[in-house]
């Protein structure tokens, strides 16, 4: 994440009266409202404490309500060059532990974890052969060698000198590594000294170990009021006769309803009504928008952030409002014309490029609150 005006609409709140889908005023989506990935507030349920199990996080210090987020620093890996030429800057890291144990290391390769002779080098020593018989030459048989080649992601420290038959931390120097110790730092860590020839390959987004954190479900949470229907209790609702299994049933009259102007008659009902109670459905209200809130100044801090003073009032819908049309301005693109500038040609003209102005046409994204907040990720015309 266009601005502004007019008209017609929608939702909330306030005011008014002539109380009605009335009039006036006022407010009305986002940087991501999205994905629902992480963390909290809040609510209900569960819960003595602890352990096990399970899940998550993983350099250090800090920030925070909290975090897997943010800041600063440490360590490692890596990149480019013009940006104050400097001990610069950018990017990435699931960055605890591989002498606690177990496991794995595909393919290739001779050998992949108590290493390994494929090519190769040597063959001093021992062996065999030759003759010029030596302090000789040859063979590559015993055997020696991890330097070189080759395989691989990785081949048991690196470079150099010495050494050797050839080699090898075999010896030495420097670098790396390990151990001890000292200094600096809150710490990760850095630096120094001494010792050790190196014994200790890699993988924990393999099991595992260590440290820390973690109950579950979510505003359709939850709370309140409460039609209708059903339930429980109480009271009222006619008399007479008969039967009875003592609950009631039947008949007559009376009563009520319908038909009807009224009466008779006919048909129907014969139980119904009232009140209270608790739970609670629909529905309504609440939760619900004043919050870890926004802005400005000052102070503290490298920073993230914190403190403080003043100030602001900023959506609350619920088959779910926040919209539509038009005008003007602004932005972008296209082509036309005017003017200006540079250049080119076959030069009183024409063409290309850039700019200016006028009017014309077209375009303008991603997506939309739903309890709220802090992050992360993803989308996006310009």
């Nucleotide at each position: 994440a266009g601005g502004u005006g007019a008209c017609c609409g929608c939702c909330g709140c306030c005011c008014g009266c002539u109380u009605g889908c009335c009039g006036g005023g006022u407010g009305g989506a986002g940087g991501a409202a999205a994905g629902u990935c992480c963390g909290g507030a809040c609510a209900c349920g569960a819960c003595a404490g602890g352990a096990c199990a399970c899940g998550g996080u993983g350099g250090u210090g800090g920030g925070u309500a909290a975090c897997g987020c943010c800041c600063a620093c440490c360590g490692g890996c890596u990149c480019a060059g013009g940006a104050u030429c400097g001990u610069c800057g950018g990017g990435c890291c699931a960055g605890g532990g591989a002498u606690a144990g177990u496991g794995c290391c595909a393919c290739a390769g001779a050998g992949a974890g108590c290493a390994g002779a494929c090519c190769g080098c040597c063959g001093a020593u021992g062996g065999c052969c030759c003759c010029u018989a030596g302090u000789g030459g040859g063979c590559a048989c015993a055997g020696g060698c991890a330097a070189g080649g080759g395989u691989g992601a990785a081949a048991g420290g690196g470079u150099g000198c010495g050494g050797u038959a050839a080699g090898a931390g075999c010896g030495c120097a420097c670098c790396g590594c390990c151990g001890a110790u000292c200094c600096g730092g809150u710490g990760a860590c850095g630096g120094g000294u001494c010792g050790g020839g190196c014994a200790u390959g890699g993988c924990a987004a393999a099991c595992c170990c260590c440290a820390c954190c973690g109950c579950g479900u979510g505003c359709a949470a939850g709370c309140g009021c409460a039609a209708g229907c059903a339930g429980u209790c109480u009271c009222c609702u006619g008399c007479g006769a008969g039967c009875u299994u003592c609950g009631g049933c039947u008949c007559g009259c009376g009563u009520c309803c319908g038909u009807g102007g009224u009466c008779c008659g006919c048909g129907g009902a014969g139980u119904g009504g009232a009140g209270a109670c608790g739970g609670g459905u629909a529905g309504c209200g609440u939760g619900c928008u004043a919050g870890a809130g926004g802005g400005u100044g000052c102070c503290g801090g490298c920073a993230a952030c914190g403190g403080u003073a003043c100030u602001c009032g900023c959506a609350g819908a619920u088959g779910a409002a926040u919209g539509g049309u038009c005008g003007c301005c602004g932005c972008c693109g296209c082509g036309a014309c005017u003017c200006c500038g540079c250049g080119c040609c076959a030069g009183u003209g024409g063409c290309c490029c850039g700019g200016u102005g006028u009017g014309g046409c077209g375009g303008g994204a991603c997506u939309g609150a739903a309890u709220c907040c802090g992050g992360c990720u993803u989308a996006c015309a310009u």
Molecule: Bacterial RNase P class A
Organism: marine eukaryotic metagenome